[in-house]
RNA sequence: AUCAGAGUAGGCGUAUGCGCGUAAAGUGCGGAACGAACGGGGAGUUGUCGUUCCGACGAAAAGCCCGUCCGCGUGAGCGGCGGCUUGCGGUGCGUAUGCCGCAUCCCGCUGAA
Numbered sequence: 001a002u003c004a005g006a007g008u009a010g011g012c013g014u015a016u017g018c019g020c021g022u023a024a025a026g027u028g029c030g031g032a033a034c035g036a037a038c039g040g041g042g043a044g045u046u047g048u049c050g051u052u053c054c055g056a057c058g059a060a061a062a063g064c065c066c067g068u069c070c071g072c073g074u075g076a077g078c079g080g081c082g083g084c085u086u087g088c089g090g091u092g093c094g095u096a097u098g099c100c101g102c103a104u105c106c107c108g109c110u111g112a113a
Stems, first nucleotide, its partner, number of pairs: 002112004010100010020089003029055008040107004061086005067081001069080004
């Protein structure tokens, strides 16, 4: 010098735990502003992520308890609120695991040695 390889942030899938919403927030989509991160070092995008704002779209509830609460009713009871269970949501976070993964440039690391 040449060839090959490892490793980031992050993303996605699966399993699981704990939550949130179901009185519609969240997720997903488009736009704007600001910010952050991007293999070990340096640089770094039209890529990634976050926050705020704007816009469009948009949903799945059911059963049980009848409660030291509230309202109505003479009353049985009904409704609210609350609790539990099962669902539902392109739902949040954690853990485990698998997959993808430095846009790109320079240098470094490991192997062929």
Predicted 3D model of a 113-nucleotide RNA (THF (Tetrahydrofolate) riboswitch aptamer). It matches the Rfam family "THF (Tetrahydrofolate) riboswitch aptamer". Rfam's curators write: Tetrahydrofolate (THF) riboswitch was first reported for Ames et al. as an RNA motif in 5' untranslated (5'-UTR)regions of folate transport and biosynthesis genes in Firmicutes genomes. Its mean pLDDT, the model's own confidence on a scale to 100, is 76.